A computed fold for a 91-nucleotide RNA from a Gemmatimonadota bacterium, annotated as c-di-GMP-I riboswitch aptamer.
It matches the Rfam family "c-di-GMP-I riboswitch aptamer". Rfam links the family to the GO term cyclic-di-GMP binding.
The model forms 95% of the base pairs in the Rfam consensus.
The prediction has a mean pLDDT of 88.
RNA sequence: CCACGAGAAAGGCAAACCCGCCGAAAGACGGGGACGCAAAACCACGAGGCUAAAGCGUGCUUAGGCACGCCAUGCUGGUCGGGUUCCCGAA
Numbered sequence: 001c002c003a004c005g006a007g008a009a010a011g012g013c014a015a016a017c018c019c020g021c022c023g024a025a026a027g028a029c030g031g032g033g034a035c036g037c038a039a040a041a042c043c044a045c046g047a048g049g050c051u052a053a054a055g056c057g058u059g060c061u062u063a064g065g066c067a068c069g070c071c072a073u074g075c076u077g078g079u080c081g082g083g084u085u086c087c088c089g090a091a
Base pairs, nucleotide, nucleotide: 004089005088012037013036017032018031019030020029022027035078041084042083043082045081046080047079048076049075050074055070056069057068058067059066060065
């Protein structure tokens, strides 16, 4: 240095849930809170998953509109692969 990862040390992050706030939603953000995490740090490139406002299609409706289906351009890195960076050092 690479690999690896301990009931090690020091430090870090923070699921569910609650409150606030943004959003059509999924979900994000802030505060509280800790289930867990050595990359639970970063990147939506591949796969998966979630959502469906707009759009398209079909049906209904006098109309306004409504229902259903499709769809990511929206999300998810705490689903996995890949890429980048990083603390410590027992075996």